[in-house]
Context: one part of a larger RNA
RNA sequence: GACGAACGCUGGCGGCGUGCCUAACACAUGCAAGUCGAACGAGGUCCAUCCUUCGGGAGAAGACCUAGUGGCGAACGGGUGAGUAACACGUGAGAAACCUACCCCGGAGACCGGGAUAACCAUCUGAAAAGGUGGCUAAUACCGGAUGCCCCCAACCUGCCGCAUGACGGGUUGAGGAAAUGGAUUCCGCUCCGGGAGGGUCUCGCGGCCUAUCAGCUAGUUGGUGAGGUAACGGCUCACCAAGGCAUCGACGGGUAGCUGGUCUGAGAGGAUGAUCAGCCACACUGGGACUGAGACACGGCCCAGACUCCUACGGGAGGCAGCAGUGGGGAAUCUUGCGCAAUGGGCGAAAGCCUGACGCAGCAACGCCGCGUGGGGGAUGAAGGCUCUCGGGUUGUAAACCCCUUUCAGCAGGGACGAAAUUGACGGUACCUGCAGAAGAAGCUCCGGCUAACUACGUGCCAGCAGCCGCGGUAACACGUAGGGGGCAAGCGUUGUCC
Numbered sequence: 001g002a003c004g005a006a007c008g009c010u011g012g013c014g015g016c017g018u019g020c021c022u023a024a025c026a027c028a029u030g031c032a033a034g035u036c037g038a039a040c041g042a043g044g045u046c047c048a049u050c051c052u053u054c055g056g057g058a059g060a061a062g063a064c065c066u067a068g069u070g071g072c073g074a075a076c077g078g079g080u081g082a083g084u085a086a087c088a089c090g091u092g093a094g095a096a097a098c099c100u101a102c103c104c105c106g107g108a109g110a111c112c113g114g115g116a117u118a119a120c121c122a123u124c125u126g127a128a129a130a131g132g133u134g135g136c137u138a139a140u141a142c143c144g145g146a147u148g149c150c151c152c153c154a155a156c157c158u159g160c161c162g163c164a165u166g167a168c169g170g171g172u173u174g175a176g177g178a179a180a181u182g183g184a185u186u187c188c189g190c191u192c193c194g195g196g197a198g199g200g201u202c203u204c205g206c207g208g209c210c211u212a213u214c215a216g217c218u219a220g221u222u223g224g225u226g227a228g229g230u231a232a233c234g235g236c237u238c239a240c241c242a243a244g245g246c247a248u249c250g251a252c253g254g255g256u257a258g259c260u261g262g263u264c265u266g267a268g269a270g271g272a273u274g275a276u277c278a279g280c281c282a283c284a285c286u287g288g289g290a291c292u293g294a295g296a297c298a299c300g301g302c303c304c305a306g307a308c309u310c311c312u313a314c315g316g317g318a319g320g321c322a323g324c325a326g327u328g329g330g331g332a333a334u335c336u337u338g339c340g341c342a343a344u345g346g347g348c349g350a351a352a353g354c355c356u357g358a359c360g361c362a363g364c365a366a367c368g369c370c371g372c373g374u375g376g377g378g379g380a381u382g383a384a385g386g387c388u389c390u391c392g393g394g395u396u397g398u399a400a401a402c403c404c405c406u407u408u409c410a411g412c413a414g415g416g417a418c419g420a421a422a423u424u425g426a427c428g429g430u431a432c433c434u435g436c437a438g439a440a441g442a443a444g445c446u447c448c449g450g451c452u453a454a455c456u457a458c459g460u461g462c463c464a465g466c467a468g469c470c471g472c473g474g475u476a477a478c479a480c481g482u483a484g485g486g487g488g489c490a491a492g493c494g495u496u497g498u499c500c
Base pairs, nucleotide, nucleotide: 001499002498003497005496006495007494008493009492012372013371014370015369016368017367018365019364020330025328026327027326029325030324031323034072035071036070039069040068042066043065044064045063046062049058050057051056079283080282081281089207090206091205092204093203094202095201098200099199100198103196104195105194106193107192108191109190111145112144113143114142120135121134122133123132124131125130150177151176153174154173155172156171157170158169159168161166182188183187209255210254211253216246217245218244221243222242223241224240225239226238227237228236258280259279260278261277262273263272264271265270285306286305287304288303289302308319309318310317311316336362338361339360340359344358345356346355347354348353375405376404377403378402385396386395387394388393409441411436412435413434414433415432419427444489445488446487447486448485449470450469451468455484456483457482458481459480465472466471
């Protein structure tokens, strides 16, 4: 000098930030991912009208609502740092070995058919969670066939290029491969192919911890052939073959740790660090696994095992806050079970709109930084009081009183935004402006032996105590305690911890 700090004493206001560093401990409750009726059938409400035994019933077009089928999203956004010493990260290259929904550009298309199924109805089982059987029905759900600009595969001919495996282009033949012409009546969609943008995956060079009281490590190990697998290369996996591969330029083992932009310090070099913000990675009760999908091996999805908690009719079920609040616990220590989708952004939708604890705001906390205030001028008989004294005085001290003045901030009252293009503003009657009253409501903490700025008195008597170091205290203590005075900083001041 710095801090995500804590502790002690004290505490007026505002702006902007920051706020579980410990138990990746366990969690009550609410909310945090939905949306589309302009994909589909069905049901319900309203309804002109009709029937009526006046109880009610039927009900077109249309409007609204919805559980289900279907689509898109849910792989983003948000949290945490456990693990990880690794191509995890940073940086620079490479992929002639790759993928990419939605979006943009370009080209070419959508022909003919089919069978189901949820919802619903009936019925059965179960305490529940849930499930079984039979029957009906629709689609942009599912399936079969056709066609093929093109694509893919195989064979052949051929041009051209590359560091290599090899890439790119043209042609012929053969095998194979689409679709929803659907919904609305501005348009939005469907299929195939080529390109783009953005995103992702893989490989490599270099860089960044400690330890040799860890010196040898390794059998899918290192390489090859073939096969499988993958979007793709590859011992990634497998069969066979060979015996390799790594290491004192530190292999292997152990310990510690998310990495970076940055942050703190320092003249720099360097050292330390990785809160908030941003990029990447990893994780989601613990361990394992795949499914769906363009994308996951998936925080608020599924399955299995385990620990824990809850419900139960004992047969069986349910759950996962390292999302936002909040609770218990741990701890020196870290906040509200708030408001709003008005803005920005995201998902869905043609749109209106719906959802959004992302976000925008408010609340709490001197936790930090910054700003402001607690009054200004005058005022000597240097009042009283306090302290001290050589009893003359000195000092507190222009300090107070007293006179004059001002009103920042806070308070009260009136007006009142920007943020929004619009009938849309949570913040918020906030910021800000104007007026009113009155010095009125607002100062403490620490130190005073030297280092180090600031001294006397009394008490105590190696006691009580102080102390960062040196050291003070055993009867005149500037060092302990109190008082007066003084120094320093100031809504803070000291102490402790950590880093430079």
Small-subunit ribosomal RNA, 5' domain from an uncultured bacterium, 500 nucleotides, folded computationally. The RNAcentral record of the full RNA draws on ENA and SILVA. Its Rfam family is "Bacterial small subunit ribosomal RNA". Rfam links the family to the GO terms ribosome and structural constituent of ribosome.